The RNA shown here (transfer RNA) has 72 nucleotides and comes from a soil metagenome.
RNA sequence: CGCGGAUAGCUCAGUCGGGAGAGCGCCGGUCUCACAUACCGGAGGCCGCUGGUUCAAUCCCAGCUCCGCGCA
Numbered sequence: 001c002g003c004g005g006a007u008a009g010c011u012c013a014g015u016c017g018g019g020a021g022a023g024c025g026c027c028g029g030u031c032u033c034a035c036a037u038a039c040c041g042g043a044g045g046c047c048g049c050u051g052g053u054u055c056a057a058u059c060c061c062a063g064c065u066c067c068g069c070g071c072a
Base pairs, nucleotide, nucleotide: 001070002069003068004067005066006065009024010023011022012021018055026042027041028040029039030038048064049063050062051061052060
């Protein structure tokens, strides 16, 4: 200097700009003598930070931070 990534506790998806999601985990219930499994329900994130564009930004633009890879 270039490329990729940052979204729930973890691993990740997401959209030609308008409803934030899945699996696992966690909590409660049904079941069981009890536990596990299974099934049902629920909590939990304002999307790395700052600014810009827009009626509206996780998404587009700019800068910055951190992580990974590459070139010199």

Its Rfam family is "tRNA".
The RNAcentral record of the sequence draws on MGnify.